[in-house]
RNA sequence: AUUAGAGUUUGAUCAUGGCUCAGAACGAACGCUGGCGGCAUGCCUAACACAUGCAAGUCGAACGCUUUGGGGGUUUCGGCCCCCAGCGAGUGGCGCACGGGUGAGUAACGCGUGGGUAUCUACCUCGAAGUGGGGGACAACCGCUGGAAACGGCGGCUAAUACCGCAUACGCCCGGUCUUCGGAUCGGGGAAAGAUUUAUCGCUUUGAGAUGAACCCGCGUCGGAUUAGCUAGUUGGUGUGGUAACGGCGCACCAAGGCCUCGAUCCGUAGCUGGUCUGAGAGGAUGAUCAGCCACACUGGGACUGAGACACGGCCCAGACUCCUACGGGAGGCAGCAGUGGGGAAUAUUGGACAAUGGGGGCAACCCUGAUCCAGCCAUGCCGCGUGAAUGAAGAAGGCCUUAGGGUUGUAAAGUUCUUUCACCCAUGAAGAUGAUGACGGUAAUGGGAGAAGAAGCCCCGGCUAACUCCGUGCCAGCAGCCGCGGUAAUACGGAGGGGGCAAGCGUUGUUCGGAAUUACUGGGCGUAAAGGGCGCGCAGGCUGCGUGGUUAGUCAGAUGUGAAAGCCCCGGGCUUAACCUGGGAACUGCAUUUGAUACUCCAAGGCUGGAGGCCGAAAGAGGAGGGUGGAAUACCCAGUGUAGAGGUGAAAUUCGUAGAUAUUGGGUGGAACACCGGUGGCGAAAGCGGCUCUCUGGUUCGGACCUGACGCUGAGGCGCGAAAGCGUGGGGAGCAAACAGGAUUAGAUACCCUGGUAGUCCACGCCCUAAACGAUGUGGGCUAGACGUUGGGGGGCUUGCCCCUCAGUGUCGGAGCUAACGUGUUAAGAGCCCACCGCCUGGGAGUACGGCCGCAAGGUUAAAACUCAAAGGAAUUGACGGGGGCCCGCACAAGCGGUGGAGCAUGUGGUUUAAUUCGACGCAACGCGCAGAACCUUACCAGCUCUUGACAUGGCGGUUACGGCAUUCGGAGACGGAUGUCCUCAGUUCGGCUGGACCGGAGACAGGUGCUGCAUGGCUGUCGUCAGCUCGUGUCGUGAGAUGUUGGGUUAAGUCCCGCAACGAGCGCAACCCUCGCCUUCAGUUGCCAUCGGUUCGGCCGGGCACUCUGGAGGAACUGCCGGUGAUAAGCCGGAGGAAGGUGGGGAUGACGUCAAGUCCUCAUGGCCCUUAUGGGCUGGGCUACACACGUGCUACAAUGGCGGUGACAGCGGGACGCGAAGGGGCAACCCGGAGCUAAUCUCGAAAAACCGUCUCAGUUCGGAUUGCACUCUGCAACUCGAGUGCAUGAAGGUGGAAUCGCUAGUAAUCGCGGAUCAGCAUGCCGCGGUGAAUACGUUCCCGGGCCUUGUACACACCGCCCGUCACACCAUGGGAGUUGGCUUUACCCGAAGCCGGUGCGCUAACCUAGCGGAGACCUGGGGAGCUAACCGACCACGGUAAGGUCAACGACUGGGGUGAAGUCGUAACAAGGUAACCCUAAAU
Repeated sequence: AUUAGAGUUUGAUCAUGGCUCAGAACGAACGCUGGCGGCAUGCCUAACACAUGCAAGUCGAACGCUUUGGGGGUUUCGGCCCCCAGCGAGUGGCGCACGGGUGAGUAACGCGUGGGUAUCUACCUCGAAGUGGGGGACAACCGCUGGAAACGGCGGCUAAUACCGCAUACGCCCGGUCUUCGGAUCGGGGAAAGAUUUAUCGCUUUGAGAUGAACCCGCGUCGGAUUAGCUAGUUGGUGUGGUAACGGCGCACCAAGGCCUCGAUCCGUAGCUGGUCUGAGAGGAUGAUCAGCCACACUGGGACUGAGACACGGCCCAGACUCCUACGGGAGGCAGCAGUGGGGAAUAUUGGACAAUGGGGGCAACCCUGAUCCAGCCAUGCCGCGUGAAUGAAGAAGGCCUUAGGGUUGUAAAGUUCUUUCACCCAUGAAGAUGAUGACGGUAAUGGGAGAAGAAGCCCCGGCUAACUCCGUGCCAGCAGCCGCGGUAAUACGGAGGGGGCAAGCGUUGUUCGGAAUUACUGGGCGUAAAGGGCGCGCAGGCUGCGUGGUUAGUCAGAUGUGAAAGCCCCGGGCUUAACCUGGGAACUGCAUUUGAUACUCCAAGGCUGGAGGCCGAAAGAGGAGGGUGGAAUACCCAGUGUAGAGGUGAAAUUCGUAGAUAUUGGGUGGAACACCGGUGGCGAAAGCGGCUCUCUGGUUCGGACCUGACGCUGAGGCGCGAAAGCGUGGGGAGCAAACAGGAUUAGAUACCCUGGUAGUCCACGCCCUAAACGAUGUGGGCUAGACGUUGGGGGGCUUGCCCCUCAGUGUCGGAGCUAACGUGUUAAGAGCCCACCGCCUGGGAGUACGGCCGCAAGGUUAAAACUCAAAGGAAUUGACGGGGGCCCGCACAAGCGGUGGAGCAUGUGGUUUAAUUCGACGCAACGCGCAGAACCUUACCAGCUCUUGACAUGGCGGUUACGGCAUUCGGAGACGGAUGUCCUCAGUUCGGCUGGACCGGAGACAGGUGCUGCAUGGCUGUCGUCAGCUCGUGUCGUGAGAUGUUGGGUUAAGUCCCGCAACGAGCGCAACCCUCGCCUUCAGUUGCCAUCGGUUCGGCCGGGCACUCUGGAGGAACUGCCGGUGAUAAGCCGGAGGAAGGUGGGGAUGACGUCAAGUCCUCAUGGCCCUUAUGGGCUGGGCUACACACGUGCUACAAUGGCGGUGACAGCGGGACGCGAAGGGGCAACCCGGAGCUAAUCUCGAAAAACCGUCUCAGUUCGGAUUGCACUCUGCAACUCGAGUGCAUGAAGGUGGAAUCGCUAGUAAUCGCGGAUCAGCAUGCCGCGGUGAAUACGUUCCCGGGCCUUGUACACACCGCCCGUCACACCAUGGGAGUUGGCUUUACCCGAAGCCGGUGCGCUAACCUAGCGGAGACCUGGGGAGCUAACCGACCACGGUAAGGUCAACGACUGGGGUGAAGUCGUAACAAGGUAACCCUAAAU
């Protein structure tokens, strides 16, 4: 100093698991934007190519010469000499091996770290000893000469600190001797250079130091085993050579070694480190800038010089490239600093200065220095500062939103008062410099001045993730890191307003670490999620029982050395601060040496018996191999009996049988398998093993405690075994039976079913080596509750058939613990401990391709990648579903009755048609539905005409005073427009056309819309379903979703009630409360009623009465209350009594949580959108009534249970003043005339109809009434399109209806009529009413729907689900592929530049020697000559070539599978018993 998570698989949950995000960083790039300063950084790509300039020179105090200026001297006046200062090249010295660049190569002693020595080291420091005496050349220069040039050639002269002898040399080197190993001694060998200003600098030899360099060693240092073997100078020795030095470094000979699974060799990749980034750390990634090391300098090779190089700005050769050329030949190497082209997403000035620091040369002055110091460019990064401060509410204007009130932008602005950092202007002006010298630089800084003046953007706002609204768009355009947004109300796209974040930057992209415990050392897993090898034996390796003493390798502790500096960290200091710079410290977790400790591990020694093994005695067993043998059964053969079928199936057929089957009896043959016993019994390592018996043989267990003395465990490779299927050879073949054939089934049926049937199944031998080879659980050992079975052995007790103890197995249940849960639980996956081994890192691609190994083949084994997806998968939960199970309901089936489906017509719908046939409703739950009634109207549709503030509302302005009604008339189809007549002519009043109202005119707000969206909505409604369910609180259980309650046993119409129960209660539903019908009582008595009394016109008509009927108020009555049985003594059920009614008495109203994006924007309301001289308003006419067809719902029928005629009995619900309409009359009738009564228990509609009687007699009829003709009636402005009714005439289809299908359980079905709403008129529809009035229900197997429990599930849009494979199409990556091209590399051979080495050696050889019949001498001449050396030869070798391989990559006609894709084709394989349970291995077929 220090450890954070989130999103995403599901309807939900837990866990597994991947993907993604938030963080930090960067030599960055890109987009938008950009005020200042400081500090730093700046070709990551083409080690690609480079124009131009510069980057290494310097020394006259080493030397000669040339030349310039000045001075002096001399002169034959041509000059010459000397001195000073300088130029130029040359000889010579030192430097050029540093500094600077780059990272190509290199997996290596290259680097890091720690050691070592067989070594060298110019300049520098310290010490010792010297520096004597000679000589001959070569440049420059001169002459001649070649060449275009570069550059030379020949001859001649010359100096030196250049070069060479001679002399000397303690020390030095070599050799010998002695040695106390310090050294001593002897012999041999080897040096030097001078300059000058006279004080220094040099030179030689040598010792030591310092610095630098060289070599060697330990340890560390990437990936691949689909690279497993590599190696001939290879490994070692001896000798010799070479080197500064050790060494196969080289060579000759000898030996046959050396490396490697602790990863050799090969392939790929890479400079290494201090450090840097990240991280809590451990780690991971990285190796820019700075620093250390290495390597390289156009590519390859080579040496020379030198102290140092095999040399970035040197040389030679080869190659590629570029340039010059007179074509003969030459020149060049920016990976130095700038700069150019190119490449690229991308990286700067052809700047200044040597002032500082440092380097080279020089005595020095000084010169050189693209090292360096500075400046320039770039927001590339880090750091700092600024873009103003205070005040300021009328909360201005504008913008945006709005529920129209307001909110927000927002104290923000303006305004007022201040300030002046930075920038700008003026002036002064540093430090950096120890004495001089300043590129930076008139810079930093300081002083002054003016003025808020010059200075803000970028990204984001669905969740993660801080931040929300409007408009536009309409699965389009687009967004997107993941999940995902967008199909008309998008906080997710685009714009705007507002907001959030950061800020001279902000975002994006890329990369690294983190999060990721997602490679887990710290710190994970493997029953079912990915993951235990099929099993054993066993080499290496790893691990290993109990004592004893020893050593101290590991281990631990201390000390010492080292761990460069910088960086990080701490404490200080310096720039105004910070970044930055700087001083000190700490740290550098490491390595080495040394001292100590000895518990543990190792090691060696010596013991022990508990592990392990042996010995003795017993025991069980389908353990294995081989031989023999037995019975039952199937089949076949022979014979007998016997006759028409048998066989087979869901049903059939193929098949067998009158040539005698099946059946039955006897005999025989042959093969395979072993019933009963038989058992979660036994044995085996697993695979596996089953009649009996014999032989051989493995293992195990128990008892004894005699022996050995850790001999053990595991086990990568390796070896062996290894079901079935399959393969090879040879047998065998009864049954069964892939393939195959036939028969069925089916839309098809290469299947399921049936009849046959070959391989095979069996044996021997040899292969194969895979399985869901499973306990989905590796092996061995120790520990940790039990209970109940069972197998084998031993011991004990007694009551002798039981109990107890114990060892080894094999099961069930279960505690703790564990687990995501399921589960597991002394037979542990588990809890804890130990050991070794394997595998795993998302799904798909794929256990596939390629390569290797194995195999006769089939194939096995080892085993990827591209690409693609945001998941795949586990356990459990709630539902839903099942051609799963159990229980139970319902006119659900069954039992019945009557219908529909056939006919005609009515009505609705589809379709078609049309100018329009308005719109909606579509399985049940649309279709006589919205419509309780379309001729106009309605009306929404169509055609035409027509209006534009509008038919309607509100508020302004102006005008008029009413407005309006009625009648007539003109134009027009009408709307509309015009005229005339007539009636009535407003209210208040302050008397002002003032106010209100009304009307007219005009403008703009607005009206209006049956236009769209029922998938934006409210409300209402349908449906499951009047089904019995749906939930909550608290508690409890579960990590959780959830469960419990609500399940269970009974019972009910019911989650109704009872009992039980970790539940106890409660709510919405059920039931009840409400209405109605049925019985009774009571109250009331008109319009109702009439028993009694009276009257009567005989009518409850009147008086009267209110008993009855009835009406309508209030009550009563029914509660399983009573009895018996049953049940559990309960709830209840069954039967009975009483009762008008009996077990919810009948009917109605009443519809839980929810489902269907169910229906309705055209009832109404309403968001949004759209139209505004029209999608609004008005009008006329048309249409909604069409008609080849199809469907639904009905009516009427097909007749005798009927038709017709007649008679004329009995209801109830209701309606009526714009109405119902009586009596009476007319008409055949519809209807008309008429008008009493009635605001209706009073009058009226009003007659009920079936019933009953007669007739018809089975016919297309006396059935049926469609259709059509004629004539009428009624309503209405108007019946043509298009009303209803009447009469006469007409008289169609139809003779009970295929598949299929509907309603109904009692006052029900069926049948009969009546009323009402709507309505001018129009009813077979709808809503009601009463009359007559049945049949049947054994029962719950089946169909449909539903309820509860349970089970399976890969479903959750929930089975109308999910989902598989071929085919077709498009795209993508990939394998094979005749081959083609290229890179790298190996082997063999050829060639062989330069160069070093070796040999030969033309030639030249001063000094030296020698000769001279040369010279006085200086010296000359001839000869010799070490040495050097051209050339040649030899060895090595770069490049190049030939041939044959290896390996990698690119391309490749064609081809294989794979992946993805909205929709396609064929089937239906899987998920439910998925309709043949599924799955694994194998073979065959399609």
This is a predicted structure of a 1486-nucleotide RNA (small-subunit ribosomal RNA) from an uncultured prokaryote.
The sequence is in RNAcentral, with records from ENA.
Model confidence (mean pLDDT): 82 of 100.
Rfam family: Bacterial small subunit ribosomal RNA.